[in-house]
Predicted 3D model of a 96-nucleotide RNA (c-di-GMP-I riboswitch aptamer) from a Desulfobulbaceae bacterium.
The prediction has a mean pLDDT of 76.
Rfam family: c-di-GMP-I riboswitch aptamer. About the family: GEMM was predicted in a large-scale screen for bacterial structured RNA regulatory elements.

Order: sequence, then structure tokens, then C1' cells
RNA sequence: ACAAGAUAAAGCCACACCUGCUGUGAGGCAGGGUCGGAAAGCCACGUGUCUUGCUAAAUCUUUUUUUUGCUAUUUCAAGACGGUCGGGUUGCCUAU
Repeated sequence: ACAAGAUAAAGCCACACCUGCUGUGAGGCAGGGUCGGAAAGCCACGUGUCUUGCUAAAUCUUUUUUUUGCUAUUUCAAGACGGUCGGGUUGCCUAU
């Protein structure tokens, strides 16, 4: 230096849940908490999931017909997560 990651050491992060504040919402922030994590650091490029649209669009459904409305799906737009997976980038330690 590279690979690999331990019943090691020093530190780090913090799921669920609880409390407060905040957002229409998915969520976010702070404190507690500690399931877990070797990038569970950073970016937000791809994928995935989720939210909003009541004045986005199309289709379907309903109806004797028309209009309006409702439901569902897809697309679009604007967002959320990143502890869904991948990608980029930086980085601690050392039994082997």
C1' cells in the first nucleotide's frame, strides 16, 4: 500500500418507541432511547417506496342519457426518505 473485517482497542452514528416544536402530507428538527450499523459519513445521479395536486392530463368504473362529483390506475408536476438497492466521493482502527 492492497485485500479482508475480530468475542480487539479508541471514538462515531442511532431503528422502534416517548416528549416538545414544525409541515396539508410523506416527513423534518431538538431531547431521551439503543434495534442495529465499517461508511447507518457526505452527494442526491439511477432505482425503489411514499406524500401532495380538489383548478394537472388521460383511461376505467358508476348512470336510461347528459353534466357535475366520487373511486381506481397510469402519466405529469412539486416534494419526502436515503437505516431499499446501486453509483460517485472522503475517511478511523488492525487480529489475520